[in-house]
A computed fold for a 101-nucleotide RNA from a Bacteroidia bacterium, annotated as SAM riboswitch aptamer (S box leader). Of the family's consensus pairs, 97% are formed in the model. Its Rfam family is "SAM riboswitch aptamer (S box leader)". For this family Rfam cites "The S box regulon: a new global transcription termination control system for methionine and cysteine biosynthesis genes in gram-positive bacteria" (Grundy and Henkin, Mol Microbiol, 1998). NCBI's taxonomy places the organism under Bacteria, Pseudomonadati, Bacteroidota, Bacteroidia.
RNA sequence: UUAGCAUAAAGAACGAGGCGAGAGAACUGGCUCUUUGACCCUCUGGCAACCUUCCUCUGGAAACGGUGCCCCAUCCAGCCCACAUAAGGGACAGAUCCUUA
Numbered sequence: 001u002u003a004g005c006a007u008a009a010a011g012a013a014c015g016a017g018g019c020g021a022g023a024g025a026a027c028u029g030g031c032u033c034u035u036u037g038a039c040c041c042u043c044u045g046g047c048a049a050c051c052u053u054c055c056u057c058u059g060g061a062a063a064c065g066g067u068g069c070c071c072c073a074u075c076c077a078g079c080c081c082a083c084a085u086a087a088g089g090g091a092c093a094g095a096u097c098c099u100u101a
Base pairs, nucleotide, nucleotide: 001101003099004098006096007095013044015043016042017041018040022033023032024031027078028077029076030075045070046069047068049067050066051065052062053061054060055059074093079090080089081088
């Protein structure tokens, strides 16, 4: 990088240090955050989805290990269905785990 499966409105720092202008996947339209330092990186702390470990094993527990995640729904919408000017359901795409090539 390819393909497949599963998950996602739950959970988890207003922590410390660094960098310095953008960031929220792509495109469009909005909306929001950001020099009161965002995003990103490192450390510490934590969460518990999958692998993993244990058990009294349709479930529960653990957090040593492999990833991942820790702020406000995948920020909202766009394509289809429905519709009460609604709520909503589905698809596409992206993200993450596992398996595969």